This is a predicted structure of a 73-nucleotide RNA (transfer RNA) from Parcubacteria group bacterium CG1_02_40_82. Model confidence (mean pLDDT): 83 of 100. NCBI's taxonomy places the organism under Bacteria, Bacteria candidate phyla. RNAcentral records the identical sequence in 6 taxa. Its Rfam family is "tRNA". Rfam links the family to the GO term triplet codon-amino acid adaptor activity. About the family: Transfer RNA (tRNA) molecules are approximately 80 nucleotides in length.
[in-house]
RNA sequence: GCCGGGGUAGCCAAGGUGGUCACGGCGCGGCUCUGAAAAAGCUGAGAUAUCGGUUCAACUCCGAUCCCCGGCA
Numbered sequence: 001g002c003c004g005g006g007g008u009a010g011c012c013a014a015g016g017u018g019g020u021c022a023c024g025g026c027g028c029g030g031c032u033c034u035g036a037a038a039a040a041g042c043u044g045a046g047a048u049a050u051c052g053g054u055u056c057a058a059c060u061c062c063g064a065u066c067c068c069c070g071g072c073a
Base pairs, nucleotide, nucleotide: 001072002071003070004069005068006067007066010026011025012024019056028044029043030042031041032040049065050064051063052062053061
C1' cells in the first nucleotide's frame, strides 16, 4: 500500500427489514426484606468513533477521516 472484519453506557454485548422507549448481563443510585449485612426482589440513571451526504425520518444506507484486529504484498 491492497483486502476483509470491527468501533453501541464504567465493562461485556444484541440489533441492521431505515420509523415507537436502542434488547440484555455485570457494575452504580434508591426502595423492600433483615437486628444489621449478604443474597433475593422492585425501581432509576447512563450509550450508537468523528465529519459530511441521501431521506419526511439514519446507530442502520453512501462518502471521507480516525482507531483496533486479521490476511496479502